[in-house]
The RNA shown here (transfer RNA) has 73 nucleotides and comes from a Nanobdellota archaeon. It matches the Rfam family "tRNA". Rfam links the family to the GO term triplet codon-amino acid adaptor activity. Rfam classes the family as a transfer RNA. Its mean pLDDT, the model's own confidence on a scale to 100, is 82. It was read from a public genome assembly. The source organism's lineage runs through Archaea, Nanobdellati and Nanobdellota.
Parts: sequence; structure tokens; C1' cells
RNA sequence: GCCCGGGUAGCUCAACCGGCAGAGCGAGUGGCUGUUAACCACUAGGUUGCAGGUUCAAAUCCUGCCUCGGGCG
Repeated sequence: GCCCGGGUAGCUCAACCGGCAGAGCGAGUGGCUGUUAACCACUAGGUUGCAGGUUCAAAUCCUGCCUCGGGCG
């Protein structure tokens, strides 16, 4: 330098060919219990790596860039 894959909640990851951004764990609050843990219920938490473009509509498609991993030279 070129090619491939990844970047989404604090963490691990979904969201299949464009149409409401979700789960588990974790956190907070409440319930239960003699207490803790466990269990149950609820709540909060996201400029979807960045910037443009296409579209009525973009996490998803296109372009450039950043970053992580792998491959080729």
C1' cells in the first nucleotide's frame, strides 16, 4: 500500500434482503426474608465510531475518514 471482518446501553451481543433500537449480565428503587444472598416486580441508561450522500424513512445502502482484529505484498 491492497483485501476481508468488527465498532450498537457500563460489559457481552441481537436487530435476516431500509420501516418502533432490544436481550442477558450489571446498576438503582420497591417487594419478600429475623439479616444477607437468592427470588419477584419496576425504573434509568443509546448523537448506533465520525462526517457527508441517497431516500418519505438509514444501525442497515453509497463515499471518505478514525479505530480494533486478520490476510496478502